The RNA shown here (transfer RNA) has 71 nucleotides and comes from a bacterium. Model confidence (mean pLDDT): 83 of 100. It matches the Rfam family "tRNA". Rfam describes the family as follows. Transfer RNA (tRNA) molecules are approximately 80 nucleotides in length.
[in-house]
RNA sequence: GCGGGCAUGGUUUAAUGGUAGAACGCUACCUUGCCAAGGUAGAGAUCGGAGUUCGAUUCUCCGUACCCGCA
Numbered sequence: 001g002c003g004g005g006c007a008u009g010g011u012u013u014a015a016u017g018g019u020a021g022a023a024c025g026c027u028a029c030c031u032u033g034c035c036a037a038g039g040u041a042g043a044g045a046u047c048g049g050a051g052u053u054c055g056a057u058u059c060u061c062c063g064u065a066c067c068c069g070c071a
Base pairs, nucleotide, nucleotide: 001070002069003068004067005066007064010024011023012022013021018054026042027041028040029039030038047063048062049061050060051059
């Protein structure tokens, strides 16, 4: 330099154009003599920019980071 893959709460991950979900973690409350376990509720996310579309996590382009291959 070229090609391919990947990017979603703090972490691990679903969602192939139509309300962004789960587990663990976190916070509050309940339960218990205390802790742990358990129950209820809550906060928290689509890497950045542009385009297509009535509508984009999803499709297209550019960039960034990481991984793999070629040179």